[in-house]
Context: one part of a larger RNA
RNA sequence: GGAUGAAUGCUAGCGGCAUGCUUAACACAUGCAAGUCGGACGAGAAGUGGUGUUUCCAGUGGCGAACGGGCGAGUAACACGUAUGAACCCGCCCUUGGGAAGGGAACAACAGCUGGAAACGAUUGCUAAUACCCCGUCGGCUGAGGAACAAAAGGAGGAAUCUGCGGAGGAGGGGCUUGUGUUUGAUUAGCUAGUUGGUGAGGCAAUAACUUACCAAAGUGAUGAUCAGUAGCUUGUCCGAGAGGAUGAUCAACCACAUUGGGACUGAGACAUGGCCCAGACUCCUACGGGAGGCAGUAGUGGGGAAUUUUCUACAUUGGGCGAAAGCCUGACAGAGCAAUGCCGCGCGGAUGUAGAAGGCACGCGGGUCGUGAACUUCUUUUCCCUGAGAAGAAGCAAUGACGGUAUCUGGGGAAUAAAUAUCGGCUAACUCUUGGCCAGCAGCAGCGGUAAGACAGAUGAUGCAAGCGUUAUCC
Numbered sequence: 001g002g003a004u005g006a007a008u009g010c011u012a013g014c015g016g017c018a019u020g021c022u023u024a025a026c027a028c029a030u031g032c033a034a035g036u037c038g039g040a041c042g043a044g045a046a047g048u049g050g051u052g053u054u055u056c057c058a059g060u061g062g063c064g065a066a067c068g069g070g071c072g073a074g075u076a077a078c079a080c081g082u083a084u085g086a087a088c089c090c091g092c093c094c095u096u097g098g099g100a101a102g103g104g105a106a107c108a109a110c111a112g113c114u115g116g117a118a119a120c121g122a123u124u125g126c127u128a129a130u131a132c133c134c135c136g137u138c139g140g141c142u143g144a145g146g147a148a149c150a151a152a153a154g155g156a157g158g159a160a161u162c163u164g165c166g167g168a169g170g171a172g173g174g175g176c177u178u179g180u181g182u183u184u185g186a187u188u189a190g191c192u193a194g195u196u197g198g199u200g201a202g203g204c205a206a207u208a209a210c211u212u213a214c215c216a217a218a219g220u221g222a223u224g225a226u227c228a229g230u231a232g233c234u235u236g237u238c239c240g241a242g243a244g245g246a247u248g249a250u251c252a253a254c255c256a257c258a259u260u261g262g263g264a265c266u267g268a269g270a271c272a273u274g275g276c277c278c279a280g281a282c283u284c285c286u287a288c289g290g291g292a293g294g295c296a297g298u299a300g301u302g303g304g305g306a307a308u309u310u311u312c313u314a315c316a317u318u319g320g321g322c323g324a325a326a327g328c329c330u331g332a333c334a335g336a337g338c339a340a341u342g343c344c345g346c347g348c349g350g351a352u353g354u355a356g357a358a359g360g361c362a363c364g365c366g367g368g369u370c371g372u373g374a375a376c377u378u379c380u381u382u383u384c385c386c387u388g389a390g391a392a393g394a395a396g397c398a399a400u401g402a403c404g405g406u407a408u409c410u411g412g413g414g415a416a417u418a419a420a421u422a423u424c425g426g427c428u429a430a431c432u433c434u435u436g437g438c439c440a441g442c443a444g445c446a447g448c449g450g451u452a453a454g455a456c457a458g459a460u461g462a463u464g465c466a467a468g469c470g471u472u473a474u475c476c
Base pairs, nucleotide, nucleotide: 001476002475003474004473006472007471008470009469010468013346014345015344016343017342018341019339020338021304026302027301028300030299031298032297035063036062037061040060041059044056045055046054070257072255079182080181081180082179083178085176088174089173090172093170094169095168096167099165102134103133104132110125111124112123114121115120140149154163155162156161183229184228185227190220191219192218195217196216197215198214199213200212201211202210232254234252236247237246238245239244259280260279261278262277263276282293283292284291285290310336312335313334318332319330320329321328322327349379350378351377359370360369361368384413385412386411388409389408393403421464422463423462424461426445427444432459433458434457441448442447
């Protein structure tokens, strides 16, 4: 000198765009953050004088909830970056070809009865389906002697047809393997028994000591193993002419985690943040028998801290889930609010004006300086106040805008509403006077102050920067 997710002192007019718990992965009151489908299904209810049509919904069923959002505790390793490989899987989506024949038994809801303070149940009976089961057939697998395993579902419409179901391929996504790169310590030198390899078996979507039985005794290490400390990694960011050093906030990709530890279930996909089970700690309810919970989602609270925002608006856009669609849901997202936290832009007036006014300061008492600065005269209206008009963002004929009466434009008013801060001995741009007297104090370094201080304090003046300016911290 530059930089920062900064903090702090003094000060502060506006706008645009960004950014905003770096500390306690500490504990959390309250609301919201994942639903949807009646064109899969049977009941029930509302409405109507009745039928029909319509609407709503607990339950069965389907899809989604494995995405999106958060955080960086753990992790020094195929975790990440880069380059490769072969032994794999896949819902939705796209393409393609053919099929869908015949039967059956239940379980919720519901009704009855009943336990419990509650959470939640027990039992008897009835019932539908794109829920479940049997059988036939296509295809597939093993196999080459023939045996065995083994699919399907309908719905809407007057119909055309649309949609769904089971097969194959693709796209894209995911799992796995390997080369190489990736922090400090030797005051850590040896480490490893499923350890290294083989055979058989099991297991997985798949390779594999992944697991297991037997056999062999290997494998790794001064090119730093093991152990210990630290740490999410990267594209990037900051500094630097570069070499390189530091760093990993926001945005993006990957990984890991979801109160702590463990486990599986469902499913195309999880060993699952707003799912389940067990154990621990903590909090809450209880009729003491037993139950409920998990903000590292969004707001918000306490705590910690130098320090970090609203318990806001809306699904209008973009995106996502479900649905044939209308649509519903969406604290993702879009916006508004708060904060000079940063970057950028604009303004705080322009011109004229010497009697060089008054006043301040210093003075050699002549004059000098603040200083064209002010006043005065005149002009303008960015900004400010008031009135009127008023968007784009909406795709897709129409309708549909949270932001928002916002941006912007027009007219009127009046210089009106708007400058601080730090420094002035040297480094370093900018000097004198007064006070005080090694005191009070200053200070980044050396240093200044003990009666003439350009270094303390005050004042006039000056210099730097400017809605900021100083200080502190950290990096280069």